[in-house]
Predicted 3D model of a 512-nucleotide part of an RNA (large-subunit ribosomal RNA, domain I) from Methylophaga pinxianii.
Context: one part of a larger RNA
RNA sequence: CGCACAUGGUGGAUGCCUUGGCGAUAAGAGGCGAUGAAGGACGUAGUAAUCUGCGAAAAGCGUAGGGGAGCUGAUAAACGAGCUGUGAGCCUACGAUCUCCGAAUGGGGCAACCCACAUACCCUUGGGUAUGUAUCAAUAAGUGAAUACAUAGCUUAUUGAAGCGAACCCGGCGAACUGAAACAUCUAAGUAGCCGGAGGAAAAGAAAUCAACCGAGAUUUCCCUAGUAGCGGCGAGCGAACGGGAAGCAGCCUGCAAGUAAUAUUUAACGUUUUAGUGGAACAAGCUGGAAAGCUUAGCGAUACAGGGUGAUAGCCCCGUACACGAAAAGGCGUUAAAGGUACUAAGCUUGCGACAAGUAGGGCGGGGCACGAGAAACCUUGUCUGAACAUGGGGGGACCAUCCUCCAAGGCUAAAUACUCCUUAUCGACCGAUAGUGAACUAGUACCGUGAGGGAAAGGCGAAAAGAACCCCGUUUAGGGGAGUGAAAUAGAACCUGAAACCGUGUGCGU
Numbered sequence: 001c002g003c004a005c006a007u008g009g010u011g012g013a014u015g016c017c018u019u020g021g022c023g024a025u026a027a028g029a030g031g032c033g034a035u036g037a038a039g040g041a042c043g044u045a046g047u048a049a050u051c052u053g054c055g056a057a058a059a060g061c062g063u064a065g066g067g068g069a070g071c072u073g074a075u076a077a078a079c080g081a082g083c084u085g086u087g088a089g090c091c092u093a094c095g096a097u098c099u100c101c102g103a104a105u106g107g108g109g110c111a112a113c114c115c116a117c118a119u120a121c122c123c124u125u126g127g128g129u130a131u132g133u134a135u136c137a138a139u140a141a142g143u144g145a146a147u148a149c150a151u152a153g154c155u156u157a158u159u160g161a162a163g164c165g166a167a168c169c170c171g172g173c174g175a176a177c178u179g180a181a182a183c184a185u186c187u188a189a190g191u192a193g194c195c196g197g198a199g200g201a202a203a204a205g206a207a208a209u210c211a212a213c214c215g216a217g218a219u220u221u222c223c224c225u226a227g228u229a230g231c232g233g234c235g236a237g238c239g240a241a242c243g244g245g246a247a248g249c250a251g252c253c254u255g256c257a258a259g260u261a262a263u264a265u266u267u268a269a270c271g272u273u274u275u276a277g278u279g280g281a282a283c284a285a286g287c288u289g290g291a292a293a294g295c296u297u298a299g300c301g302a303u304a305c306a307g308g309g310u311g312a313u314a315g316c317c318c319c320g321u322a323c324a325c326g327a328a329a330a331g332g333c334g335u336u337a338a339a340g341g342u343a344c345u346a347a348g349c350u351u352g353c354g355a356c357a358a359g360u361a362g363g364g365c366g367g368g369g370c371a372c373g374a375g376a377a378a379c380c381u382u383g384u385c386u387g388a389a390c391a392u393g394g395g396g397g398g399a400c401c402a403u404c405c406u407c408c409a410a411g412g413c414u415a416a417a418u419a420c421u422c423c424u425u426a427u428c429g430a431c432c433g434a435u436a437g438u439g440a441a442c443u444a445g446u447a448c449c450g451u452g453a454g455g456g457a458a459a460g461g462c463g464a465a466a467a468g469a470a471c472c473c474c475g476u477u478u479a480g481g482g483g484a485g486u487g488a489a490a491u492a493g494a495a496c497c498u499g500a501a502a503c504c505g506u507g508u509g510c511g512u
Base pairs, nucleotide, nucleotide: 001511002510003509004508005507006506007505008504009503015497016461017460020432021431022429023428024427025426026425027424028423029421030420031164032163039101040100041099042055043054044053046079049075050074051073061095062094063093064092065091066090070083071082072081106115107114108113116133117132118131119130120129121128122127123126135161136160137159138158139157140156141155142154143153168199169197170196171195172194173193179186183233209216210215220247221246222245223244224243230238231237251413252412253411255353256352257351258350259349260348265339266338267337268336269335270334271333272332273331274330275329277325278324279323284297285296286295287294299316300315301305307319308318309317362386363385364384365383366382367381368380369379372398393408394407395406396405397404448455449454468496471483472482473481474480
């Protein structure tokens, strides 16, 4: 040094587990904000730190309800000091308080800081307390220039707005990589991105629509039609409609006058529902074992054998489950009743009279949208230039013309079927199981990196129970170890379940 066997170290794979994720289903909710949000800074407990809660009234205060014996949140124990059947802690509802920053709004500012003014009150050189003081818009009042009346402007009051938020929606602006095996029309794509706006949905919407000589009858969404007809350097690719079936269905308004008495809203009652909860069946012995829920024997419940826990695998030990019940208070929805009020600002029905849309339709030039790239290119839209008719009229039926058919633009409103999920509750999974599943099962958007925008980890498991090793010995009053003790087990000893391999030893034997 090699081989074999045995036994260790190192290392953290594998197995098992799950506090965390992922994806769904059914309901709910679909907003919060000047009554100061979202998000933060700083404080706050008897004791340092972090998290959680809270706000100088600071792990909390009041009221009402639930509940019934312990409690003073977690890491995290101990000590100390207390509270509690005069009902604490805890849970629910409604209130009170709520520093400073932040739309941040008195002015400023390098966010969490600096500096004011006005009025009222208190003590009185001075200080304190309370309230107010931003901008814009609308309305009203006052005042009021050049400039006579006036107007602009200014001032005050009242009301509103602002900012945030995951996706969904509508509108405005709008790429490139890429594909075309290069590339320019084209594609990607009206996508990404930016901006504006709204709602629980939004948008669209009651035919100047289709159809084809038969007829249909607003919009939206889905399945077909159909990868069809078409468009297309006729390349790459793009890609309908008619018609059929389904979901869901709802129609209306305008100016004047008259009549009637409905809606919004508020209050009350009732019903239902949400926000705490309550009751809730039935088992014993023996054996093995550290432990019984295992095995054996003998029983019982079941509208409850869903699930979880308990020292191994429990219908009958515990929490629950089926089922039955429950709200003082606050909220949602529905119904009924009462109030309300009459044109002022959104709004019903009946009758009569009336109205029924002009720089519009169309045209020229240049664009855009339509599946349709200028094409034979209708239709819609409009930057610019033009420019009708008036129901004896006008639009459309894919150039255009006639006939025929069909509809009535240039005003407006409208539920449902549809889209989405930051969020709440319940339930589920031939979803993951710590290199997986969220980036994050742990002090995670943390540590760390970057001037910054931004990037962004690693890291779970002793044991049933800490019973977490008193005491003794070696050692530097170490580290570490050896005894002793606990425990079923300590080769379960905190660098802690299992403990693979690489890698490094020790012992014995053999070989060289």
The prediction has a mean pLDDT of 85. Taxonomically the source falls in Methylophaga (Bacteria, Pseudomonadota, Gammaproteobacteria, Piscirickettsiaceae).